[in-house]
RNA sequence: GGGGCCGUAGCUCAAUCGGUUAGAGCAGCGAACUCAUAAUUCGUUGGUUCAGGGUUCAAGUCCCUGCGGCCCCA
Repeated sequence: GGGGCCGUAGCUCAAUCGGUUAGAGCAGCGAACUCAUAAUUCGUUGGUUCAGGGUUCAAGUCCCUGCGGCCCCA
């Protein structure tokens, strides 16, 4: 330099053919339980869906550019 894949909550990941409120587990916070801690149970907070632009009535999803990560080729 060329090609491919990926980027969503603090972490690991979902999200149908583009469709109306973007969810789950763990973690965090609060409570119950316990002499106490852990475990367990209940409740709950938390999002610039990498950035910018475009298409559309509607974009996490499609298109373009850039950035970052991984792999392959040179």
Model confidence (mean pLDDT): 81 of 100. Predicted 3D model of a 74-nucleotide RNA (transfer RNA) from a Planctomycetaceae bacterium. The sequence was found in a public genome assembly. Its Rfam family is "tRNA". The family's RNA type in Rfam is transfer RNA. Rfam's curators write: Transfer RNA (tRNA) molecules are approximately 80 nucleotides in length. NCBI's taxonomy places the organism under Bacteria, Planctomycetota, Planctomycetia, Planctomycetales, Planctomycetaceae.